[in-house]
A computed fold for a 486-nucleotide part of an RNA from a sediment metagenome, annotated as small-subunit ribosomal RNA, 5' domain. Model confidence (mean pLDDT): 82 of 100. It matches the Rfam family "Bacterial small subunit ribosomal RNA". Rfam links the family to the GO terms structural constituent of ribosome and ribosome. The RNAcentral record of the full RNA draws on SILVA.
Context: one part of a larger RNA
RNA sequence: GGAUGAACGCUGGCGGCGUGCCUUAAGCAUGCAAGUCGAACGGGAUUUCGAGUCGCAAGAUUUGAUUUUCAGUGGCGGACGGGUGAGUAUAAGUAAGGAACGUACCCUAAACUAUCGCAUAGCUCGUCGAAAGACGGGGUAAUUCGGUAUGUGGAUGCAAGUCCAAAGAGGUUAACCCCUCGGUUUAGGAGCGGCCUUAUAUCUAUCAGCUAGUUGGUGGGGUAACGGCCUACCAAGGCUACGACGGAUAGGGGGUGUGAGAGCACGACCCCCCACAAUGGCACUGAGACACGGGCCAUACAUCUACGGAUGGCAGCAACUGGGAAUAUUCGGCAAUGGACGAAAGUCUGACCGAGCGACGCCGCGUGAGGGAUGAAGGUUCUCGGAUCGUAAACCUCUUUUGCCAAGCAAUCGAAGCUUGGAGAAUAAGCACCUACAAACUACGUGCCAGCAGUCGCGGUAAUACGUAGGGUGCAAGCGUUAUCC
Numbered sequence: 001g002g003a004u005g006a007a008c009g010c011u012g013g014c015g016g017c018g019u020g021c022c023u024u025a026a027g028c029a030u031g032c033a034a035g036u037c038g039a040a041c042g043g044g045a046u047u048u049c050g051a052g053u054c055g056c057a058a059g060a061u062u063u064g065a066u067u068u069u070c071a072g073u074g075g076c077g078g079a080c081g082g083g084u085g086a087g088u089a090u091a092a093g094u095a096a097g098g099a100a101c102g103u104a105c106c107c108u109a110a111a112c113u114a115u116c117g118c119a120u121a122g123c124u125c126g127u128c129g130a131a132a133g134a135c136g137g138g139g140u141a142a143u144u145c146g147g148u149a150u151g152u153g154g155a156u157g158c159a160a161g162u163c164c165a166a167a168g169a170g171g172u173u174a175a176c177c178c179c180u181c182g183g184u185u186u187a188g189g190a191g192c193g194g195c196c197u198u199a200u201a202u203c204u205a206u207c208a209g210c211u212a213g214u215u216g217g218u219g220g221g222g223u224a225a226c227g228g229c230c231u232a233c234c235a236a237g238g239c240u241a242c243g244a245c246g247g248a249u250a251g252g253g254g255g256u257g258u259g260a261g262a263g264c265a266c267g268a269c270c271c272c273c274c275a276c277a278a279u280g281g282c283a284c285u286g287a288g289a290c291a292c293g294g295g296c297c298a299u300a301c302a303u304c305u306a307c308g309g310a311u312g313g314c315a316g317c318a319a320c321u322g323g324g325a326a327u328a329u330u331c332g333g334c335a336a337u338g339g340a341c342g343a344a345a346g347u348c349u350g351a352c353c354g355a356g357c358g359a360c361g362c363c364g365c366g367u368g369a370g371g372g373a374u375g376a377a378g379g380u381u382c383u384c385g386g387a388u389c390g391u392a393a394a395c396c397u398c399u400u401u402u403g404c405c406a407a408g409c410a411a412u413c414g415a416a417g418c419u420u421g422g423a424g425a426a427u428a429a430g431c432a433c434c435u436a437c438a439a440a441c442u443a444c445g446u447g448c449c450a451g452c453a454g455u456c457g458c459g460g461u462a463a464u465a466c467g468u469a470g471g472g473u474g475c476a477a478g479c480g481u482u483a484u485c486c
Base pairs, nucleotide, nucleotide: 001486002485003484004483006482007481008480009479010478013365014364015363016362017361018360019358020357021323026321027320030318031317032316035076036075037074040073041072043070044069045068048065049064050063051062052061053060054059083276084275085274093200094199095198096197097196098195101193102192103191106189107188108187109186110185111184112183113182114148115147116146117145123138124137125136126135127134128133153164154163155162156161168181169180170179171178202248203247204246209239210238211237214236215235216234217233218232219231220230221229251273252272253271254270255266256265257264258263278299279298280297281296282295301312302311303310304309329355331354332353333352337351338349339348340347341346368398369397370396371395378389379388380387381386404422405421406420407419408418409417430475431474432473433472434471436455437454441470442469443468444467445466451458452457
């Protein structure tokens, strides 16, 4: 000199774009953050319009179509998106290769979509319980579940053979036909993912030896898949001074800062990968999880309780407590982009888009412009003549960025906004420094005191170094200080 997710002191007009718990992976009141589909299904309630039966009527009852809605069954999605960096040192990451694999939705191609049935939730009746909820009887639907058939194909096998499927819904029609969306089997693709190898990869020898599933083989099991991944048996191997093993520290990369570069330091925001979801473990479902807002167990903590039990997990967005030098709103909207579901309309979306707060950063603009000497008054200084603040002010002419006030403006659609006019120089300057390094000097006060200080050093009676004033220098809505990196 440059830089910062900064903080502190003094000061503070506006806008744009960014950015904002670096500390306790501490604890969390409250609200929201993942739902959706009635064109898979049966019910309850509901709107409107009919039809039948009874009845003089009021009305009662049965039934059809239709609208909305509710819980439930079923499907798809809750494995994405969002957060955090605790762990992790060869694991992950990065780079280059590889073979023994998987893949819902999407695309391409071929074939099929026949038939029969058992349940169960909701519902209803009952029992227990403070609650959470649980249990029993009855009965019901489906794209739920099961059987049979067929086999384009596929698996296995030398072959013969054996094994493997499916689901319907809507539109239209008098009914078929037909059309649309689905379902099943197989093959291929795209994208995505799992696995393996090599290289790389912080400090430490005041860590020198480490290792029994350890290293290899055979049989078996297991996985989507290779493999000590697991197991039984057999052998005795494997790693290590090119640093094994141990200890410390740490998410990695693209990148960022600095530097002429080599390098050194760092890894906030944004993008990719990994890991984690109170702590530890486990599996279930599923194409995919060993699953942040799913489940089970244990532990700690917290809440409710009728003391028998029950419930919870903000490292999502806000907010709160605590910690800290320190870090924001319990905001608006799905209008855009993207996602989930749906045939669609649409619903949901604290992703996202916007607004709010903070000079936290970068950039831009403004605080007026031109003229104006009797060099006014006043301040400071003085050799008392003057010098300086100083064209600075006053005064004259002009402008209106910004701010203030007023009016107007779009599409199916939100927030921000945009346009025009009015008055008025008005609403707007500070901070640090002035011995040298290093741009900028005098007066007074103080008297090794009070104090300054990055270094050398200033201060003991004329201090350009302390304090105040005038003047000056530098930067400027900032300026200084502190911390850290180059």